[in-house]
RNA sequence: CUUAUAGAGAAAGGCGGAGGGAUUAGGCCCGUUGAUGUCUUGGCAACCCUGUUCAGCAGAAGGUGCCAACUCCUACCCAAGCGGAAAAAUAAG
Numbered sequence: 001c002u003u004a005u006a007g008a009g010a011a012a013g014g015c016g017g018a019g020g021g022a023u024u025a026g027g028c029c030c031g032u033u034g035a036u037g038u039c040u041u042g043g044c045a046a047c048c049c050u051g052u053u054c055a056g057c058a059g060a061a062g063g064u065g066c067c068a069a070c071u072c073c074u075a076c077c078c079a080a081g082c083g084g085a086a087a088a089a090u091a092a093g
Stems, first nucleotide, its partner, number of pairs: 001093005011041005019030003024075004042067003047063002049059004071087001076084002078081001
């Protein structure tokens, strides 16, 4: 850079100690009953992958990813919506 995807799904423990939810603003929320982070274990999903009777279906050994809230919500467009765009994330190339 290109393509694809997202309102489904999946937590315990150790370390640590104050902020965190990508960025800016507003909102809302999480957090000393210990969050974010990190490690271990466990799990979810099924992009790559494996099998196959191959528009599909099944699987989960391996490579990634993920395990609060729609990508937490709004911001730009108009048809005002479980619309679109942008950006970010992840995968494959």
The prediction has a mean pLDDT of 89. SAM riboswitch aptamer (S box leader) from a marine eukaryotic metagenome, 93 nucleotides, folded computationally. The RNAcentral record of the sequence draws on MGnify. It matches the Rfam family "SAM riboswitch aptamer (S box leader)". About the family: The SAM riboswitch is found upstream of a number of genes which code for proteins involved in methionine or cysteine biosynthesis in Gram-positive bacteria.